A computed fold for a 67-nucleotide RNA from a mouse gut metagenome, annotated as transfer RNA. Model confidence (mean pLDDT): 82 of 100. Its Rfam family is "tRNA". Rfam's curators write: Transfer RNA (tRNA) molecules are approximately 80 nucleotides in length. By type it is a transfer RNA.
C1' cells in the first nucleotide's frame, strides 16, 4: 500500500424484514446403520463513530488475518 472479516464451517445478500449448502438435533423411511425426505435450532453482520426516514451495503478511525 492492497485485499478480507456475516450462524459451528464454507459462502451469498450493491440502501428497504440477513439467506443458502454442509454440520448439529428431531421425525419419517430401514431388521439396523448409511443414504434419502420433512422440520427445527443456531447471527447483537470484527469494534466504535458518522451520513440517511432506513446501513451487511456509503464514509472515518481502530482491531485481527493474508499478500
Nucleotide at each position: 500500500u492492497g485485499a478480507a472479516g456475516u450462524g459451528g464451517c464454507u459462502c451469498a445478500a450493491u440502501g428497504g424484514u440477513a439467506g443458502a449448502g454442509c454440520a448439529u438435533c428431531u421425525g419419517a423411511u430401514u431388521u439396523g446403520u448409511a443414504a434419502u425426505c420433512a422440520g427445527a435450532c443456531g447471527g447483537u453482520u470484527g469494534u466504535g463513530g458518522g451520513u440517511u426516514c432506513g446501513a451487511u451495503u456509503c464514509c472515518c478511525a481502530c482491531c485481527u488475518u493474508c499478500a